[in-house]
Parts: sequence; C1' cells; structure tokens
RNA sequence: CUCUUAUCAAGAGAGGUUGAGGGACCGGCCCGAUGAAGCCUCGGCAACUCGCAGCACAGCGCUUAGAGCAUGUGCUGAAGGAGUGCCAAGUCCGGCGGAGAGGAGAUCGCCUUUCCGGAAGAUGAGAG
Repeated sequence: CUCUUAUCAAGAGAGGUUGAGGGACCGGCCCGAUGAAGCCUCGGCAACUCGCAGCACAGCGCUUAGAGCAUGUGCUGAAGGAGUGCCAAGUCCGGCGGAGAGGAGAUCGCCUUUCCGGAAGAUGAGAG
C1' cells in the first nucleotide's frame, strides 16, 4: 500500500514544551493567542485481539456405565494482565442513489427537512 471482515448516536483530559493552525478530501459549519497541530509526562475511557472463567458442540484416548482431557469452533461472563485504539461537536453535517413531507416556480429542474441504502474515512483482527 492492497484485499477480507467487524464496529462507528455511548464513554473518557490535565500539566509541561512550543507558537498558528486544526476538524482525512471538497462544500458548509465549527474549534483555536482565555493557546491550534506536534512532542513529553501523568491520568482516564472502552473492551477489538491475546490471555482468564463457564457452557455447548466437535474431536481424542481410557471405559461396563460414565467420567475426563491436550485441541478446535461457537456463545456468555468477569477483569483490565499483554497488544492496539480513543479522550470537542453522531465518522461535526452534507457529497452518490432511492422514498416521504413542505416551499417558491410551473418543462426539466431548484431549496428545506426526515428516513433507508451506498461511497469515502477511522479503528481492531486476519491475509498478501
């Protein structure tokens, strides 16, 4: 970097350093000298993977029954040990398509708004 898959309405910030940007992109709308981004320290949130416990199934050998157990898969749960992640606003909102409601105008089409799906993006896990 590409692909697959799950999730994305909840949650959780102080100090130091530095000094003008930041919210992926575009359009909006916001945040920012009462200090942006970055970096450092400490703290917190959450529960994706590993690990832990229980249950079910498969499997394994022993066995009269039955009980057990390396292992695999699935479900549930606790905790926060390991690896990540995250700590303004719904992924801040929209972008593409469809459906509903309203408005002006009366051909196409336009504006506002609600819902559904998609795209893009982010994060985890796996693969190349």
Predicted 3D model of a 128-nucleotide RNA (SAM riboswitch aptamer (S box leader)) from a Chloroflexota bacterium. The sequence was found by an Rfam model in a public genome assembly. The coordinates come from a structure-prediction model, not an experiment, and the mean pLDDT is 78. The model forms 97% of the base pairs in the Rfam consensus. The organism belongs to Chloroflexota, within Bacteria.